[in-house]
Molecule: Bacterial RNase P class A
Organism: Allosphingosinicella sp.
RNA sequence: CCAGAGGGCCGGGCGGCCGCCGCUCGCGCAAGCGAGGGGAGGAAAGUCCGGGCUCCGCGGAACGACGGUGCCGGGUAAUGCCCGGCGGCCCCGGCGCAGGCCGGGGUCAGGGAAAGUGCCACAGAAAACAAUCCGCCGCGCUUCGGCGCGGUAAGGUCGAAAGGGUGGGGUAAGAGCCCACCGCGCCUCCGGUAACGGCGGCGGCACGGCAAACCCCACCGGGAGCAAGACCGAAUAGGGGCGGCACAGGGGCCUGUUCCGGCUCGUCGCCCGGGUUGGUUGCUUGAGGCCGCGUGCAAACGCGGUCCUAGAGGAAUGGUCGCCCAUCCCCGGAUCACGGUCCGGGGUGGACAGAACCCGGCUUACAGGCCCUCUGGCGAU
Numbered sequence: 001c002c003a004g005a006g007g008g009c010c011g012g013g014c015g016g017c018c019g020c021c022g023c024u025c026g027c028g029c030a031a032g033c034g035a036g037g038g039g040a041g042g043a044a045a046g047u048c049c050g051g052g053c054u055c056c057g058c059g060g061a062a063c064g065a066c067g068g069u070g071c072c073g074g075g076u077a078a079u080g081c082c083c084g085g086c087g088g089c090c091c092c093g094g095c096g097c098a099g100g101c102c103g104g105g106g107u108c109a110g111g112g113a114a115a116g117u118g119c120c121a122c123a124g125a126a127a128a129c130a131a132u133c134c135g136c137c138g139c140g141c142u143u144c145g146g147c148g149c150g151g152u153a154a155g156g157u158c159g160a161a162a163g164g165g166u167g168g169g170g171u172a173a174g175a176g177c178c179c180a181c182c183g184c185g186c187c188u189c190c191g192g193u194a195a196c197g198g199c200g201g202c203g204g205c206a207c208g209g210c211a212a213a214c215c216c217c218a219c220c221g222g223g224a225g226c227a228a229g230a231c232c233g234a235a236u237a238g239g240g241g242c243g244g245c246a247c248a249g250g251g252g253c254c255u256g257u258u259c260c261g262g263c264u265c266g267u268c269g270c271c272c273g274g275g276u277u278g279g280u281u282g283c284u285u286g287a288g289g290c291c292g293c294g295u296g297c298a299a300a301c302g303c304g305g306u307c308c309u310a311g312a313g314g315a316a317u318g319g320u321c322g323c324c325c326a327u328c329c330c331c332g333g334a335u336c337a338c339g340g341u342c343c344g345g346g347g348u349g350g351a352c353a354g355a356a357c358c359c360g361g362c363u364u365a366c367a368g369g370c371c372c373u374c375u376g377g378c379g380a381u
Stems, first nucleotide, its partner, number of pairs: 001377010012324007020039002023036005041352001045363002048361005053225004066221005071085005086110001087108009111216002116214002118210003133156002135152007164182006183205001184203004189198003229281004239272007250265005288307008325350001328347008
C1' cells in the first nucleotide's frame, strides 16, 4: 500500500426567504396578532421477547391441560437478552514419524436416544432382534464354462449414514478371536462454585442417527392493553321523584270485527341520577443521557459532578434558493508496487426511513464516510 473479517461512531454543513405543530410572555371582548424559545431515529420499523403502569379476574396448596424455555456460572426490574466459561463441529497457523498436542478465529434450540412409540427418501444384498450382491476360504460335483453346501463383515459396491478406528498377532479365509494405543461405558481419587477436566483401574464393545417427530424430565407463565384508566360534563332526546292543573261520553294496547271486560295516559314548573359529542388528565424526569473516579476479565454495578432533550389531534417536524463537503460519471495531467493514488476542469446530487404511554432487548432495512483491532498478500528498511 492492497484485500478480507469483527467492533464502534457519523449518516450532510452554513446562510437567506416562505411555511407547519406545541409552549411562554405581551396586546385584544373575541377571532387573532406580535416577540422569544422548542420540534424524529439509529433503527422512530417488524410488534418477536421481557418489564413498568392501568383496568378486569382471582381464598390457599397440589395435580392435570395448554403455551414457552432448556450446558454451567454471572449481570439485570426482568428476559428466550447480554457477559464470561465448558463441551461438540468447522477453518487457519505451529510442533510431532504418527496416534495427537498447542495457539487463534467462527459456529451450535447445546437436557434426555441403555422409559416407550415412530421415522431413516433415492440407491443398495442389507437402514437395525442384522444381513452374503460381488469377492475370499473350505468341502463335494463338474460337460472345466462353472454349480451346490458351509464359513467369512477383512476387501468391493450403494448411500447422508453399513453394527468402533489404526497397527500387530492369529486363521483354511476371516472376525475384539487375542494384544497395544486411541475412541466408548462404568468406578475410585484429584482439580474446579459448576458445566466439566485429569491420573489410575475395570469392561472386548454391550450403546447407528433423528426429540426444530410424538414423548420423558426440570423450570416459567391469569387476561386485556393508553382506543388502558380517571375526572368534568352542553344543546337535544329519554328515565325517575315532588308539586300545580286536567282526568273522559276521549286516545292507545290486549283480537281482524262487534259487545263486554282488563291495562294504560296529558301538560307545566322544580329537582335527581346515567349516557353520547366534547373538554381535562394519564403525558413524559426516566430501571434517563454525558463526564470523572472506583470495583469487576467482561456484561455491569457503586459514588460524585453535570444536562433536560417532541408530547400532538390520526398525527406538525416541510419547501425553495445560494455557497461548501462526500458519492458517482467524463476529460486532461502527474505518479505507481499497474491494484490504484494525487492535482486541475465540467456535470450529478444525499441511503434506509417518520415518534403516537414509557423502558430494556432481538430481528430486519440502510448511499456513503471516519476510527480501532485482527488476518492474509506485496514492497522498502